[in-house]
Model confidence (mean pLDDT): 82 of 100.
Predicted 3D model of a 72-nucleotide RNA (transfer RNA) from a Deltaproteobacteria bacterium.
It was read from a public genome assembly.

RNA sequence: GGGGCGUUAGCUCAGAGGUAGAGCAGCGGACUUUUAAUCCGUUGGUCGCGGGUUCAAUCCCCGCACGCCCCA
Repeated sequence: GGGGCGUUAGCUCAGAGGUAGAGCAGCGGACUUUUAAUCCGUUGGUCGCGGGUUCAAUCCCCGCACGCCCCA
């Protein structure tokens, strides 16, 4: 330098046009087996950044940034 994949909640990841979810963690409660476990409820998001397409974009297109892999 070229190519591919990835970037979504604090962490690990789903979601592939109709307006965002799970598990874990956190917080509140119940319970009893009490350094804690189990159950119920609940908080938490510029969907990496900037443009474009669209009635509507996390999703499609372009550029950029960062990470990983391959080639040179």
It matches the Rfam family "tRNA". About the family: Transfer RNA (tRNA) molecules are approximately 80 nucleotides in length.